[in-house]
Context: one part of a larger RNA
RNA sequence: UUUAGUUGAGGGAAUUCGGCAAAUUGGCCCCGUGUCUUAGGUAUAAGGGGUCCCUGCUUUUGCUAUUUAAUAGUUGAAAGCAGGGUGCAAUUACAAAGGAAGUCCGACUGUUUAACAAAAACUUAACUGACUGCUAGCCUGUAAAGGUGCGUAUAGUCGGUGACGUCUGCCCAGUGUCUGUACUUUAAACCUCUUUCCAAGGAGGCUAAGAGCAGAUAAACGGCGGGGGUAACUAUAACUCUCUUAAGGUAGCGUAAUACCUUGUCGUUUGAUUGACGACUUGCAUCAAUGGCGUAACGAGAUUUCCACUGUCCCCAACUAAAAUCCUC
Numbered sequence: 001u002u003u004a005g006u007u008g009a010g011g012g013a014a015u016u017c018g019g020c021a022a023a024u025u026g027g028c029c030c031c032g033u034g035u036c037u038u039a040g041g042u043a044u045a046a047g048g049g050g051u052c053c054c055u056g057c058u059u060u061u062g063c064u065a066u067u068u069a070a071u072a073g074u075u076g077a078a079a080g081c082a083g084g085g086u087g088c089a090a091u092u093a094c095a096a097a098g099g100a101a102g103u104c105c106g107a108c109u110g111u112u113u114a115a116c117a118a119a120a121a122c123u124u125a126a127c128u129g130a131c132u133g134c135u136a137g138c139c140u141g142u143a144a145a146g147g148u149g150c151g152u153a154u155a156g157u158c159g160g161u162g163a164c165g166u167c168u169g170c171c172c173a174g175u176g177u178c179u180g181u182a183c184u185u186u187a188a189a190c191c192u193c194u195u196u197c198c199a200a201g202g203a204g205g206c207u208a209a210g211a212g213c214a215g216a217u218a219a220a221c222g223g224c225g226g227g228g229g230u231a232a233c234u235a236u237a238a239c240u241c242u243c244u245u246a247a248g249g250u251a252g253c254g255u256a257a258u259a260c261c262u263u264g265u266c267g268u269u270u271g272a273u274u275g276a277c278g279a280c281u282u283g284c285a286u287c288a289a290u291g292g293c294g295u296a297a298c299g300a301g302a303u304u305u306c307c308a309c310u311g312u313c314c315c316c317a318a319c320u321a322a323a324a325u326c327c328u329c
Base pairs, nucleotide, nucleotide: 001323002322003321004320005319006318007317008316010314011313014312019309027051028050029049030048031047036041038163052085053084054083055082056081057080058079059078060077061076062075063073064072065071066070086090098307099306100305101304102303103302104301105299106298110122111121126161127160128159129158130157131156132155137148138147139146140145164294165293166292167291169224170223171222174221175220176217177216178215179214180213183212184211185210190205191204192203193202194201225243226242227241228240229239252286253283264280265279266278267277268276269275
């Protein structure tokens, strides 16, 4: 010096991107327990007291003895009360939660990048769409055949959303899918005609899927405007004019895990805050199962604050166990 530890006056996060690391708490008994809530929980919420030994008494109860009951015991277990004793300290070692509050995300338990990521990603119950009547549909295989399944629509397969609560608006013009189609288009083969015959060639006819055409469908892929004017302060525009679209973004939420301008503005929090929370909201570029908005419980998730606690720091010191280096042998 490094590694692993122990202890620390006073201060107590001043350290740092950030309390990272460490410290605090801890078992059992008693008291007590806010807010929110899906009434189950949250909850060991929080917070407070006790905990060892001896003696006496009270209560409950087991056993034994005498005895009708009842009483007694060199008698066992447990709870409580009072007095006393020892130590700095009585779960004395080991073991063994720090706590509270706000916001975001995901409902939860679960799963994952073996060896840099455990998460807000995946899954999930639940909701919903499509296909399928069984010699089914889907999957494997060239086929025979096999799986689902010796199951049968309360079933199987394939998608999407993702508990629960409350909702899920408008658009079928584009793309896709499905249905229909008197008609149009349309290949080869086939048929008919044909250059005097044959071949090649030429012309015409018939025709499948597909396309055209007509519809349906958005919890299919997806999409959801611009300009001008107007109210008796000003401002704003319930109102109105106009261009235009398939329809012009509804309810919600909103400076957001989404907001460029932006450290938006206001309030709270601080001595001071590009932070956090609550509002406003003209949303560069929010928005409804590509789900919108809430939400108790849960989380080795993200973020902010407070209490407690501490060598993180002020500011380092001492010690223990080892390793390396140096000196001597």